A computed fold for a 71-nucleotide RNA from Candidatus Staskawiczbacteria bacterium RIFOXYB1_FULL_32_11, annotated as transfer RNA. Its Rfam family is "tRNA". The family's RNA type in Rfam is transfer RNA. The organism belongs to Candidatus Staskawicziibacteriota, within Bacteria. The sequence is in RNAcentral, with records from ENA.
RNA sequence: CCGGGAUUGGUUUAACGGUAGAAUCUACGGUUCGGGACCGUAGGACGGAAGUUCGACUCUUCCAUCCCGGA
Numbered sequence: 001c002c003g004g005g006a007u008u009g010g011u012u013u014a015a016c017g018g019u020a021g022a023a024u025c026u027a028c029g030g031u032u033c034g035g036g037a038c039c040g041u042a043g044g045a046c047g048g049a050a051g052u053u054c055g056a057c058u059c060u061u062c063c064a065u066c067c068c069g070g071a
Stems, first nucleotide, its partner, number of pairs: 001070007010024004018054001025043006047063005
């Protein structure tokens, strides 16, 4: 330099263009003599900027970071 892929709570990871879910984590509560395990409630996220659309995590463009392959 060329081609491809990835980016979503603290971490791991889902999501036909139509309310962003789950696990884990943290706090509180229940259960227990106590702990662990288990159960319940709450907290917290779409890498950045534009465009298309009634409506974008999703489609398009550019940028950033990381990974893979080639030269």